[in-house]
RNA sequence: GGGCCCGUGGCCUAGCUGGGAAGGCGCCUCCCUUGCACGGAGGAGAUCGCCGGUUCGAAUCCGGCCGGGUCCA
Numbered sequence: 001g002g003g004c005c006c007g008u009g010g011c012c013u014a015g016c017u018g019g020g021a022a023g024g025c026g027c028c029u030c031c032c033u034u035g036c037a038c039g040g041a042g043g044a045g046a047u048c049g050c051c052g053g054u055u056c057g058a059a060u061c062c063g064g065c066c067g068g069g070u071c072c073a
Base pairs, nucleotide, nucleotide: 001072002071003070004069005068006067007066010025011024012023013022019056027043028042029041030040031039049065050064051063052062053061
């Protein structure tokens, strides 16, 4: 330098054919306990890597860029 794959709450991951962004861990509050842990109920938390394009509508499709991984040179 070129090919391919990936980028989604603090972390890990799902998101099927474009139309409500979901789960686990963690965090906060309450209940339970003499107390802690476990358990139960509720809650906060995501510019969906960035910019642009297509579309009535984009995490999803297209282009460029950035970062990571892998292969070739």
A computed fold for a 73-nucleotide RNA from a Chloroflexota bacterium, annotated as transfer RNA. Its Rfam family is "tRNA". The family's RNA type in Rfam is transfer RNA. The coordinates come from a structure-prediction model, not an experiment, and the mean pLDDT is 83. The sequence was found in a public genome assembly. The organism belongs to Chloroflexota, within Bacteria.